Predicted 3D model of a 550-nucleotide part of an RNA (large-subunit ribosomal RNA, domain V) from Synarthrophyton chejuense.
The full RNA is in RNAcentral, with records from ENA.

Context: one part of a larger RNA
RNA sequence: CCUACAGUAAGACGGAAAGACCCUAGAUCCUUUACUCUAUUUUUACAUUGUAAAAUUUUAUUUUAAAGUACAGCAUAGAUGGGAGUAUUCUACUAAAUAUGAGAUACCAUUUUUUAAUUUAAAUUUUACUUAUUUGAUAAUGCAAAAACCGUAUAAGAAUGGGAGUUUACUUGGGACGAGUACCUCCUAAAUUGUAACGGAGGUGUACAAAGGUAGGUUUCAAUUACUUUUUUAUAAGUAAUGUAGCGUAUAAUGGCAAAAACUUGCUUAACAAUGAGAUUAAUUAAUCAAUUUGGAACUAAAGUUUGUCAUAAUGAUCCGAUAUUUAUGUGUGGAAGUACUAUCGCUUAACAAAUAAAAGGAACUCUAGGGAUAACAGAUUUAUCGUGGUUGAGAGUUCUUAUUGAUGCCACGGUUUGAUACCUCGAUGUCGACUCAUCUUAUCCUGAAGUUGAAGCAGAUUUCAAGGGUCUAGUUGUUCGCUAGUUAAAGAGGUACGCGAGCUGGGUUUAGAACGUCGUGAGACAGUUCGGUCCCUAUCUGCUGUAGG
Numbered sequence: 001c002c003u004a005c006a007g008u009a010a011g012a013c014g015g016a017a018a019g020a021c022c023c024u025a026g027a028u029c030c031u032u033u034a035c036u037c038u039a040u041u042u043u044u045a046c047a048u049u050g051u052a053a054a055a056u057u058u059u060a061u062u063u064u065a066a067a068g069u070a071c072a073g074c075a076u077a078g079a080u081g082g083g084a085g086u087a088u089u090c091u092a093c094u095a096a097a098u099a100u101g102a103g104a105u106a107c108c109a110u111u112u113u114u115u116a117a118u119u120u121a122a123a124u125u126u127u128a129c130u131u132a133u134u135u136g137a138u139a140a141u142g143c144a145a146a147a148a149c150c151g152u153a154u155a156a157g158a159a160u161g162g163g164a165g166u167u168u169a170c171u172u173g174g175g176a177c178g179a180g181u182a183c184c185u186c187c188u189a190a191a192u193u194g195u196a197a198c199g200g201a202g203g204u205g206u207a208c209a210a211a212g213g214u215a216g217g218u219u220u221c222a223a224u225u226a227c228u229u230u231u232u233u234a235u236a237a238g239u240a241a242u243g244u245a246g247c248g249u250a251u252a253a254u255g256g257c258a259a260a261a262a263c264u265u266g267c268u269u270a271a272c273a274a275u276g277a278g279a280u281u282a283a284u285u286a287a288u289c290a291a292u293u294u295g296g297a298a299c300u301a302a303a304g305u306u307u308g309u310c311a312u313a314a315u316g317a318u319c320c321g322a323u324a325u326u327u328a329u330g331u332g333u334g335g336a337a338g339u340a341c342u343a344u345c346g347c348u349u350a351a352c353a354a355a356u357a358a359a360a361g362g363a364a365c366u367c368u369a370g371g372g373a374u375a376a377c378a379g380a381u382u383u384a385u386c387g388u389g390g391u392u393g394a395g396a397g398u399u400c401u402u403a404u405u406g407a408u409g410c411c412a413c414g415g416u417u418u419g420a421u422a423c424c425u426c427g428a429u430g431u432c433g434a435c436u437c438a439u440c441u442u443a444u445c446c447u448g449a450a451g452u453u454g455a456a457g458c459a460g461a462u463u464u465c466a467a468g469g470g471u472c473u474a475g476u477u478g479u480u481c482g483c484u485a486g487u488u489a490a491a492g493a494g495g496u497a498c499g500c501g502a503g504c505u506g507g508g509u510u511u512a513g514a515a516c517g518u519c520g521u522g523a524g525a526c527a528g529u530u531c532g533g534u535c536c537c538u539a540u541c542u543g544c545u546g547u548a549g550g
Base pairs, nucleotide, nucleotide: 001550002549003548004547005546006545007544008543010542011541012540014537015536022371023370024369025368026367027366028363029362030361031360034166035165036164037163038162040159041158042157043156044155045154047152048151050129051128052127053126054125055124056123058122059121060120063117064116065115066114067113068112075105078111079110080109081108082107085093086092087091133146134145135144136143169181170180171179178198182204183203184202185201186200187199205352206250207309208308212268213267214266215265216264217263218262221246223242224241225240226239227238228237229236248257249256251314253312254311255310272295273294274293278289279288280287284353297306298305299304320346321345322344323343324342327340328339329338378425379423380421381420382419384418386414387413388412389411390410391409395405396404432507433505435503437499438496439495440494441493442492445470446469447468448465449464450463451462452461453460472486473485474484475483476482513531514530515529516528517526518525519524
């Protein structure tokens, strides 16, 4: 070295199961003050539904009776009209007149309010009846009980996760939480235009009948300086000088604006109707600018200007519905309904190119399709953070930078921390710690060899060389770590898929059960706690160990 056998499990990202975690899309089950329904319960009306009586009440009605007091006025004046007499046996009442009062009285007629009685009608309540109807019993029967109730049908309401069908957005340096979603201005933007990000800053969802139009006028705008007046001062007002805009321009920002786009005065309504060549932007829808022509206007002496505002934001498709005038249409005809044209109105349809008129959650009991297009472990890249070294050398070290120490700045290295990224793996790369077995590095804890020393000696400090060997036992905790106790020459730091589960364990984390606290209306949830909880593989190849043969 080859072959064979017996072993061992480090590797073959070993076998097994289209990953159960995570995300995307879907499903299923569950919850509820999600949306829309619904069984069911219930209320009322009506029908099935008939006969009587009483009472009550109210309303309307018929008749009769009674009543109506401010003060004044002989006095208890409801109101109005007529009215000089009325009733009668005497006699009584009264008007006129007087008087009081807002109103005057007898008598007649009409009428108002209140009360009482009464007629009729209706309603309600109660009671009674039996023939509908219901129940019980019987071989059968008005035999018994209940009874116009109950029950049933219809209609309209109320309650209703008991049940059903569904919804519950997207972006996102994984998802969740947070934030955002349309429009305007600036930067990013790389000197035309355009240009992304959960890049950096802000603003809008209007306002104005003048803050619009036009014709005049003003520039004495802001700010500073000086002076005067006032005031306790700050300051305010005025005057003068300098003064290209630093002001102002309804509002954000940018760009503009001085014979104005600023400020101000007069007159006014063009903040008009119709047309829209031609351009700009632009996937489409759309948006923007706009000459000419026509009508009829405002201002101006005129020329002319004016189709809102210095410009750029101030917004919403289609459907459906509403309003208005004229015109057109009108299902045999005439009308009407309806429809069309034109104009206007109704959406924080703000998730703003708007899925519906109308919609929230949970799942650890879970399931499916997929994804390494996307997270958790490990690896990879990076090295902000972390660790190590060098350089600089303020300062400390009595003096003295470098015995020792060392602020600050700078330069490297390492790849043990926490991160960032999302590149391999989701048709599976098993996760913390302990056990067993280790192997490597050296930035050396001990032992070994040297230099310096602020090294007298002992004992140290610091630097250099050095990896041969060594580098503890207990208590507590699942712990790594840490703390405590006792030893030791020393009780090093790290890498190896935070070495090692086809070697062991399974205490922790991380299924299903249960409980506490907290959160939630609830289903349920919690890097909160607690008790409990299946660790499979007969070794083909490589590697390694041993034996035998050649």